[in-house]
RNA sequence: ACCGAUAAAGGCAAACCCAUCGCGAGGUGGGGGCGCAAAGUCAUGGGUCCCACGUUGGAUCGCCAGACCGCCGAAG
Numbered sequence: 001a002c003c004g005a006u007a008a009a010g011g012c013a014a015a016c017c018c019a020u021c022g023c024g025a026g027g028u029g030g031g032g033g034c035g036c037a038a039a040g041u042c043a044u045g046g047g048u049c050c051c052a053c054g055u056u057g058g059a060u061c062g063c064c065a066g067a068c069c070g071c072c073g074a075a076g
Stems, first nucleotide, its partner, number of pairs: 002076001003073002011036002016031006034062001040068003044065003047060004051054001
């Protein structure tokens, strides 16, 4: 460095419910916990989704790829 354990410390939080914002996809806060070693960050490419359908219209990074940053350390 690759890699990722029935390890340790700590972290995130799907469905669903409540509140709230949004036309919507969805966002945010609380509960919850299916999962996650980048489920941290970035809409850059592809995918998917939405609408009031555009000469820059939006959503999603917990769909994939890429870029950047990062905790721990058994085996190999």
Description: A computed fold for a 76-nucleotide RNA, annotated as c-di-GMP-I-GGC riboswitch aptamer. Of the family's consensus pairs, 100% are formed in the model. Model confidence (mean pLDDT): 87 of 100. The sequence was found by an Rfam model in a public genome assembly. Rfam family: c-di-GMP-I-GGC riboswitch aptamer. Its Rfam clan is "c-di-GMP_I riboswitch clan". Its family is annotated with cyclic-di-GMP binding in the Gene Ontology.